[in-house]
RNA sequence: UGAGUCAGUUAGACGGCCGCUGUAACUCCGGUUACAGAGGAAAGUCCGGGCUCCAACGGGUCAGAGCGCCAGGUAACGCCUGGGGGGCGUGAGCUCACGGAAAGUGCAGCAGAAAGGAAACCGCCCAUGUGUUUUGUGGGUAAGGGUGAAAAGGUGCGGUAAGAGCGCACCGCGCGGCUGGUAACAGGCGUGGCGAUGGUAAACCCCGCUCGGAGCAAGACCAAAUAGGGAUCCUUAUGCCGUGACCCUCGGCGGAUCCGGGUAGGUCGCUACAGGCGUCUGGUGACAGGCGUCGCAGAUGAAUGGCCGUUCUCGACAGAACCCGGCUUAUCGACUGACUCUUCUG
RNA sequence: GCCGUUGUAGCUCAGUUGGAAGAGCGUUUGCCUCCUAAGCGAAAGGUCGCAGGUUCGAUCCCUGCCAGCGGCG
Numbered sequence: 001u002g003a004g005u006c007a008g009u010u011a012g013a014c015g016g017c018c019g020c021u022g023u024a025a026c027u028c029c030g031g032u033u034a035c036a037g038a039g040g041a042a043a044g045u046c047c048g049g050g051c052u053c054c055a056a057c058g059g060g061u062c063a064g065a066g067c068g069c070c071a072g073g074u075a076a077c078g079c080c081u082g083g084g085g086g087g088c089g090u091g092a093g094c095u096c097a098c099g100g101a102a103a104g105u106g107c108a109g110c111a112g113a114a115a116g117g118a119a120a121c122c123g124c125c126c127a128u129g130u131g132u133u134u135u136g137u138g139g140g141u142a143a144g145g146g147u148g149a150a151a152a153g154g155u156g157c158g159g160u161a162a163g164a165g166c167g168c169a170c171c172g173c174g175c176g177g178c179u180g181g182u183a184a185c186a187g188g189c190g191u192g193g194c195g196a197u198g199g200u201a202a203a204c205c206c207c208g209c210u211c212g213g214a215g216c217a218a219g220a221c222c223a224a225a226u227a228g229g230g231a232u233c234c235u236u237a238u239g240c241c242g243u244g245a246c247c248c249u250c251g252g253c254g255g256a257u258c259c260g261g262g263u264a265g266g267u268c269g270c271u272a273c274a275g276g277c278g279u280c281u282g283g284u285g286a287c288a289g290g291c292g293u294c295g296c297a298g299a300u301g302a303a304u305g306g307c308c309g310u311u312c313u314c315g316a317c318a319g320a321a322c323c324c325g326g327c328u329u330a331u332c333g334a335c336u337g338a339c340u341c342u343u344c345u346g
Numbered sequence: 347g348c349c350g351u352u353g354u355a356g357c358u359c360a361g362u363u364g365g366a367a368g369a370g371c372g373u374u375u376g377c378c379u380c381c382u383a384a385g386c387g388a389a390a391g392g393u394c395g396c397a398g399g400u401u402c403g404a405u406c407c408c409u410g411c412c413a414g415c416g417g418c419g
């Protein structure tokens, strides 16, 4: 100089005028003044909690769903941190649904001889018959050719009629000790010749762990009109209805007062908390603890806006509705720090 | 606030133990007819909503987005 990786910050600034919401004070109840007033994602509603109700969701089982290397963090998590292993990159770094296919069942089109306790198409070798350009039969052989995503350990040397873990060395794999590590795992030793144990579980399934449901329109309180309910009292009633006729019994049919449930409506829930900022300590880190300091939207047709001026790099995605921790997705530009590779110069 | 379902040719829809996607209408073209319609024959037309992943192989299985439609309160 160029190209990158990771972690962060910011999301126009200043002033004036007119509006909107909340709180506090004052008030002549008309208002006035002061202060505060969207985000990093407020979004998607994909996870985890708080809170509230469901008699209790206290224990167990089944079904269903989710998760799945190890250790730690956390209120909890499918999140985060650190580590192990696989993959990618020269590197800083990035990335992985990363338990089980030696319990069972299923699947693999086309091609190919053969596709799952497989198989002899060509080739190679042996024997034998015909017979000699060669070809038939029987057998051996997975080293070579060809097919496929995948062909039953790989490479080399020996060996053999030709071959073959048939033998050996290295690598891979299985089993058993040892060493290091909390562990995942790593290293090394011995041992097995390996037709044991191919792939697929984001196919069924098996193993281990977790999960009760609903959601602030949850829920709690106050409480009109109208209709209906209960209690008491009064009245009718020698009535009418339940019941076709008659008799008896029972219940209902009117008014007044009181009570309770409950609708409209209102109030609470509602924002002060797993809070923010600064600093110190412990920890590799996520994070935890101590001290100090700050008060930071709370609406319910639902506020946070509009206009003007100056200025700059000319402003992206986007708007709270109970709250919090994550994840995912959208996002114009500008800036900061750490690190890597590369070119040149000294 | 809580959920469900769909996306395949120009239009309406099929498509399952995962093996290279079809039907009807429409379009184009040929035949038939004096001409048209109907009829008969043929052809073209596809990022299977988008992006990743699993697998030898994905419309199909999984994950995340986008859009449409619908339900409950």
Base pairs, nucleotide, nucleotide: 002341003340004339005338006337007336008335009334010333012311013310014309015308016307017306018305020037021036022035023034024033025032026031039317043328044327046326047325048324049323050322051215052214053213054212064211065210066209067208068207069083070082071081072080073079084098085096086095087094088093099206100205104204105203106200107199121145122144123141124140125139126138127137128136129135153171154170155169156168157167158166172194173192174191175190176189178187179186180185219268220267221266222265229259230258231257232256233255234254239253240252241251242250275294276293277292278291279290280289281288282287312315347418348417349416350415351414352413353412356371357370358369359368365402373389374388375387376386377385395411396410397409398408399407
Molecule: RNase P RNA; transfer RNA
Organism: Halieaceae bacterium UBA4438